[in-house]
């Protein structure tokens, strides 16, 4: 320098194929309840606008362009 893959709550992951309701689930966290207490279980709740910027579109996590970081391959 060229190519490929990955990036989504504090952590892990789904959703991308075919653009479409409010971005879903687990762990963790907060509050309350059950229990004599611990553990455990149950209910409710907070937390991400999807690496960043721009574009297309009625509408973008999803399509296009650029760019950043990590990993891999090649030169």
């Nucleotide at each position: 320098c060229g190519g490929g893959c990955u990036g989504u709550g504090g952590c892990c992951u789904a959703g991308u194929u075919u653009g479409g309701c409010u971005a879903a689930g687990g762990c963790g966290c907060g509050u309350g309840g059950c229990u004599g207490g611990g553990g455990g279980c149950c209910a409710c709740g907070a937390g991400a606008u999807c690496g960043c910027a721009g574009g297309u579109u009625c509408g973008a996590a999803u399509c296009c362009u650029g760019u950043c970081a990590g990993c891999c391959c090649g030169a």
Molecule: transfer RNA
Organism: Kribbella sp. NPDC058245